Notes
Model confidence (mean pLDDT): 75 of 100. Two RNAs folded together computationally: RNase P RNA and transfer RNA, 485 nucleotides in total.
RNA sequence: GUGGAUCUCCGGGCAGUUGCCGUCGCGCAAGCGGCGGAGGAAAGUCCGAACUCCACAGAACAGCACGCUCGCUAACGGCGAGGCGAUGAACGCUUAGGCGCAAGUCGACGGAAAGUGCAACAGAAAGGAAACCGCCGUCAUUACCUAUGGUGGUGGCGGUAAGGGUGAAACGGUGGGGUAAGAGCCUACCAGCGUGACGGGUGACCGCCACGGCUCGGUAAACCCCGUGCGGAGCAAGGUCAAACAGCACGGCGUCCCUUCGGGGAACGGGUUGUUCGCUCGUCAAACGUACGUUUGCGCCUGCGGGUAGACCGCUCGAGGCUGGCAGCAAUGUCAGUCCCAGACAAAUAACUGCCUCGGCAACUCAACAGUUGCUACGACAGAAUUCGGCUUACAGGAGGUUCCCGUGU
RNA sequence: GGGAUCGUAGCUCAGUUUGGUUAGAGCGCCGCCCUGUCAAGGCGGAGGUCGCGGGUUCGAGCCCCGUCGGUCCCG
Numbered sequence: 001g002u003g004g005a006u007c008u009c010c011g012g013g014c015a016g017u018u019g020c021c022g023u024c025g026c027g028c029a030a031g032c033g034g035c036g037g038a039g040g041a042a043a044g045u046c047c048g049a050a051c052u053c054c055a056c057a058g059a060a061c062a063g064c065a066c067g068c069u070c071g072c073u074a075a076c077g078g079c080g081a082g083g084c085g086a087u088g089a090a091c092g093c094u095u096a097g098g099c100g101c102a103a104g105u106c107g108a109c110g111g112a113a114a115g116u117g118c119a120a121c122a123g124a125a126a127g128g129a130a131a132c133c134g135c136c137g138u139c140a141u142u143a144c145c146u147a148u149g150g151u152g153g154u155g156g157c158g159g160u161a162a163g164g165g166u167g168a169a170a171c172g173g174u175g176g177g178g179u180a181a182g183a184g185c186c187u188a189c190c191a192g193c194g195u196g197a198c199g200g201g202u203g204a205c206c207g208c209c210a211c212g213g214c215u216c217g218g219u220a221a222a223c224c225c226c227g228u229g230c231g232g233a234g235c236a237a238g239g240u241c242a243a244a245c246a247g248c249a250c251g252g253c254g255u256c257c258c259u260u261c262g263g264g265g266a267a268c269g270g271g272u273u274g275u276u277c278g279c280u281c282g283u284c285a286a287a288c289g290u291a292c293g294u295u296u297g298c299g300c301c302u303g304c305g306g307g308u309a310g311a312c313c314g315c316u317c318g319a320g321g322c323u324g325g326c327a328g329c330a331a332u333g334u335c336a337g338u339c340c341c342a343g344a345c346a347a348a349u350a351a352c353u354g355c356c357u358c359g360g361c362a363a364c365u366c367a368a369c370a371g372u373u374g375c376u377a378c379g380a381c382a383g384a385a386u387u388c389g390g391c392u393u394a395c396a397g398g399a400g401g402u403u404c405c406c407g408u409g410u
Numbered sequence: 411g412g413g414a415u416c417g418u419a420g421c422u423c424a425g426u427u428u429g430g431u432u433a434g435a436g437c438g439c440c441g442c443c444c445u446g447u448c449a450a451g452g453c454g455g456a457g458g459u460c461g462c463g464g465g466u467u468c469g470a471g472c473c474c475c476g477u478c479g480g481u482c483c484c485g
Stems, first nucleotide, its partner, number of pairs: 001406001003404008012356007020037007039381001043392002046390005051234004063230005068082005083109001084107004091100003110225002115223002117219002132164002134160012172190006191215001193212004198207003238313004247304003251301004255266004267283006284297005320339008358379002360375006411484007420437004430468001439455005461477005
C1' cells in the first nucleotide's frame, strides 16, 4: 500500500428571523423576558426488574422457562473470562483423495451403560442384528484325469462379519499369531469408554500411570429423566377532587318585593256590577266535606353516599449523566469532583434564509497521483408517552482501533 | 397494554396431527382434437425461493429460534 475478519464511535456545524411545548420571573391583564426541549435505535414488545394494585397457612402435582464452569449484576434467557466441541479464508504438507496448524465465527454445551419410541429409499441385515455374493467344512450327485486319490459343476446342511456391495449410519484400526476358513479368539501398538490413584486448576477440565472388558452406535429443537426458577395483572397500574342524570333525607320553600316576622304593598286570575272605580276570594295538584292543618304527589333549594364525564397526582432526581483516581484480564465495582438534562395527552421538539464543512454530481487541467471551478442539503433508519437493564431488528455516509494474508522498502 | 391465528402455483385451498423418496387438487393459462365458427367437451402440457434468515436431524412445507407482513379478539 492492498484485501479480508472483527470491534467501537459519529449520525452535520454556526448565525439570524418566524413559530410550538414545558417551566421560572415580572405584570391587574394582554403580554414581555430567561432557561430547557428526541434516539442509537425513542422501534419490535422478545427477556429481566423497579413501582402500583389484587390474592395468599404450608407443601406437592400439573404447566412454563432455563441448563458446560467461574464470576458480574437489583435481576435476567443478559454480560465478561475460561473449558470443551464444530467450522475454518489464507498458510504449510501431500500419495492430489485429503491432512495439519490456526486468526475469526458458531454451539438450545445436563442425561442415550433409567425406560419408551423413531430411522423413508437402498441393502442379506438398521440395534445385544444379519449370510446376498464370497471363503471354508461336510453329505449327495455328476463330469474329467496322471485314479485307495485329485480337480471342477449342481444341490442340501453347517461354519464364517476378513473381502465385495447398499446406506446418512453396518458393532474399533494396523501388524503378528491362530484357524478348515475366519473372528479381540490371543497378543503388541494406537483410538475410544469405564474404574482407581497421582499432579495442575476455585471449577468446567487438562496431563500422566495402572487395570478392565475388548468397543457398550445416532436421535431428547421425540416422549421422557435430573437439577434450578416461576402467584396474577399491568401507568387505561393506582390514588385525590368532583359536574350532569338517577337515588336517598321525620331538611326547607311553594307568584313577587319589603319587613321590627305581627304584617304591609304590588301583580295575576275568579266572583260581584250595565260599565269603571271599589269590595271580596285565590295564588302547584289530589285526599281528609270547606278554611287551617296533615298526608301524598309534583316542582325548586339544601344536604348525603357511591362515583361517571372532567381535572389533578402518579410524572420524571434516576440501579442518573460527565470527568478523574483506585481494584479487577474483563464484565463490573468503589471513591472524589461536577451537572440537572423533554414531560406532552391526539400529543410540542418545526419552517425559512445566509455562511462553512464531509459526501455526491458536472466541467476543466494532468501520463498518473492529484488539483481547480460550479451546483447542492439532494444525504440513511426513524421519532419519546411510567421508568430503568439487556437482546433483536432497521440504518445514507464518515472516522478510528485490533488482527490475519499478500506486495514493496529497510 | 395483553392475547390468538395465518402466510404453499396467477386465484382459492389440501398436505403440518408419525419429519421420508419427485409437494398435490379445483378454477385459470398454453397446445392439439372436435365444429362451417365460437362456447361446452376430450387429450396433453407448463407453472412452486412452501413469506424471509439461521439452526436441529442422515433428511425439514412439517421441529426449534429470530424476523417481516396480514387478520382477529380482550382491556